[in-house]
RNA sequence: GCCUCGGUAGCUCAGGGGUAGAGCACCACCUCGGUAAGGUGGGAGUCGUGGGUUCAAAUCCCACCCGAGGCU
Numbered sequence: 001g002c003c004u005c006g007g008u009a010g011c012u013c014a015g016g017g018g019u020a021g022a023g024c025a026c027c028a029c030c031u032c033g034g035u036a037a038g039g040u041g042g043g044a045g046u047c048g049u050g051g052g053u054u055c056a057a058a059u060c061c062c063a064c065c066c067g068a069g070g071c072u
Base pairs, nucleotide, nucleotide: 001071002070003069004068005067006066007065010024011023012022013021018055026042027041028040029039030038048064049063050062051061052060
């Protein structure tokens, strides 16, 4: 330098044009003599950055940044 894959909640990851989700974690409450476990509810995201396409972009296109792997 080129190719492939990835970047979404604190962490691990779904979602691939039409309201952004799950599990774990966190907070409150319930339960218990108390803790763990369990139950109910809640908070938390400029979807890596900047442009473009579109009525509408996390999603499609381009460039760039970061990470992993491969080729030279």
About this RNA: A computed fold for a 72-nucleotide RNA from a Candidatus Pacearchaeota archaeon, annotated as transfer RNA. Its Rfam family is "tRNA". From the family's description: Transfer RNA (tRNA) molecules are approximately 80 nucleotides in length. The coordinates come from a structure-prediction model, not an experiment, and the mean pLDDT is 81. The RNAcentral record of the sequence draws on ENA.